[in-house]
Context: one part of a larger RNA
RNA sequence: UGACGGGGGCCCGCACAAGCGGUGGAGCAUGUGGUUUAAUUCGAAGCAACGCGCAGAACCUUACCAGCCCUUGACAUGGAGAGUUUGGUUUCCAGAGAUGGAUUCCUUCAGUUCGGCUGGCUCUCACACAGGUGUUGCAUGGCUGUCGUCAGCUCGUGUCGUGAGAUGUUGGGUUAAGUCCCGCAACGAGCGCAACCCUCGUCUUCAGUUGCCAGCGGUUCGGCCGGGCACUCUGAAGAAACUGCCGGUGACAAGCCGGAGGAAGGUGGGGAUGACGUCAAGUCCUCAUGGCCCUUACGGGCUGGGCUACACACGUGCUACAAUGGCGGUGACAGCGGGAUGCGAAGGGGCGACCCUGAGCUAAUCUCCAAAAGCCGUCUCAGUUCGGAUUGUUCUCUGCAACUCGAGAGCAUGAAGUUGGAAUCGCUAGUAAUCGCGGAUCAGCAUGCCGCGGUGAAUACGUUCCCGGGCCUUGUACA
Numbered sequence: 001u002g003a004c005g006g007g008g009g010c011c012c013g014c015a016c017a018a019g020c021g022g023u024g025g026a027g028c029a030u031g032u033g034g035u036u037u038a039a040u041u042c043g044a045a046g047c048a049a050c051g052c053g054c055a056g057a058a059c060c061u062u063a064c065c066a067g068c069c070c071u072u073g074a075c076a077u078g079g080a081g082a083g084u085u086u087g088g089u090u091u092c093c094a095g096a097g098a099u100g101g102a103u104u105c106c107u108u109c110a111g112u113u114c115g116g117c118u119g120g121c122u123c124u125c126a127c128a129c130a131g132g133u134g135u136u137g138c139a140u141g142g143c144u145g146u147c148g149u150c151a152g153c154u155c156g157u158g159u160c161g162u163g164a165g166a167u168g169u170u171g172g173g174u175u176a177a178g179u180c181c182c183g184c185a186a187c188g189a190g191c192g193c194a195a196c197c198c199u200c201g202u203c204u205u206c207a208g209u210u211g212c213c214a215g216c217g218g219u220u221c222g223g224c225c226g227g228g229c230a231c232u233c234u235g236a237a238g239a240a241a242c243u244g245c246c247g248g249u250g251a252c253a254a255g256c257c258g259g260a261g262g263a264a265g266g267u268g269g270g271g272a273u274g275a276c277g278u279c280a281a282g283u284c285c286u287c288a289u290g291g292c293c294c295u296u297a298c299g300g301g302c303u304g305g306g307c308u309a310c311a312c313a314c315g316u317g318c319u320a321c322a323a324u325g326g327c328g329g330u331g332a333c334a335g336c337g338g339g340a341u342g343c344g345a346a347g348g349g350g351c352g353a354c355c356c357u358g359a360g361c362u363a364a365u366c367u368c369c370a371a372a373a374g375c376c377g378u379c380u381c382a383g384u385u386c387g388g389a390u391u392g393u394u395c396u397c398u399g400c401a402a403c404u405c406g407a408g409a410g411c412a413u414g415a416a417g418u419u420g421g422a423a424u425c426g427c428u429a430g431u432a433a434u435c436g437c438g439g440a441u442c443a444g445c446a447u448g449c450c451g452c453g454g455u456g457a458a459u460a461c462g463u464u465c466c467c468g469g470g471c472c473u474u475g476u477a478c479a
Stems, first nucleotide, its partner, number of pairs: 001479002003476003007473007015463002019427005026319008034310002042053002064305007073129001077128002079125006087106002091102004109119003131294002134292003140288002142283003145279001147277001152191006158167003171182003197271004202239007211229001216226003242265001245259005321420001325379006337368003342361002347356003386417001391412007433455007
């Protein structure tokens, strides 16, 4: 100087408390451990691994296993020789296919000194080499997690100290903040904080192929037409909030408390933004890269299998156990987004998944497109008209192909489950809870992820205690 203390003081945070809803019990989904396996590819490991890499494993992906094949190689550059464009396509034979052989048709190079001369392409040969998701994240770059959006981390000069170092950065107030004020052997400065950026909330201006009978006319009654940008909206530019004003308090300061006006008030809400560093944290399987290793194989191709196994254990979720509910009927109201080998209206068929046909739409124009809520009826507390697992069967869709191993529909079947032990998680407001919708990935496949809107609470006395953190101080046989 740090670190640590079941030392002290001060102060924060959904840290506790006060509340609301969960997890832990059940079934299923998903990840992991374990076990099994020819293989169940690999990585991630307290918080900060475990719906994580995977924004989508039937083939492919794919790295794993079995078998069958290739060896200058699927890919790059260079040399020699031969041939000449080449590419696509039809059919046949052998084969699981890769591959090998035969064949039909279409298309058919550029420059040119007209020499296969140059370039390009194909084949052959040998070699330099290619190739490796092989190894080392404890050789590395880059990227990322975490403490933590915590308020800290430092420097120059000066001063003090033999020195390590101290001071500044401590102290008194204050703040979300090393934020600001005052004081002070310090005076200044840098990286952080804040602000500048995006978005939501109010208004104005500009602009009107969305919106409006607001005012008029027409109407096959639909902003549908004429017409008009007032309003809604869209999207560009501005305005607006600064403790600016008033009162109290404070040290006449910084500030704090209350009030006015205001769409908004003391950082207005949300986001982006992550200081010096810590964990030899994570990643050599994104990529890059040193060393090491393989080189007829640890490289490459293919078929099939596996990653989907299942006495079990754990994490994260979904659905429930019901009457603020289930079922039947009726029936409103969104926003973010997506859509030309796509979105697909209306009409028709089917109990349904879906199918037929296909308007419109390069999309503020067409389309995907709501649910819970509300109203009416029924069920009357029951393993039930709760719950839907499981299984049988018949179908639908995607795709070369759904056996291993897809999703969905109809009928039948109806399991566990009656609110979950110890323990444990999230959340302070348009939040929790609850309801649906969209998107990426994607042929198909979502209870996951990323977004969006609808309905919309309760509680916070307080800081003694648990956890994490900041500042000062103290002890130490620790570094």